[in-house]
RNA sequence: GGGCCUAUAGUAUAUCGGUAAUACGCAUCCAUGGCAUGGAUGAGUGUCGGGUUCGACUCCCGAUAGGUCCA
Numbered sequence: 001g002g003g004c005c006u007a008u009a010g011u012a013u014a015u016c017g018g019u020a021a022u023a024c025g026c027a028u029c030c031a032u033g034g035c036a037u038g039g040a041u042g043a044g045u046g047u048c049g050g051g052u053u054c055g056a057c058u059c060c061c062g063a064u065a066g067g068u069c070c071a
Base pairs, nucleotide, nucleotide: 001070002069003068004067005066006065007064010024011023012022013021018054026042027041028040029039030038031037047063048062049061050060051059
């Protein structure tokens, strides 16, 4: 320098055009004299900039970061 892949909640991963989900973690409440544990509820997410579309995490282009291969 070039090709390919990846980027989603605090962490790990789903969803792949139609309100973005699960587990653990976090907060509140209940049960217990208290802890552990169990139950209920809730907060918290699509790397960035454009384009296509009635509608984009999803499709297209570029950038950034990481991984991998070639030179």
Transfer RNA from a Patescibacteria group bacterium, 71 nucleotides, folded computationally. The sequence was found in a public genome assembly. Its mean pLDDT, the model's own confidence on a scale to 100, is 80. Its Rfam family is "tRNA". From the family's description: Transfer RNA (tRNA) molecules are approximately 80 nucleotides in length.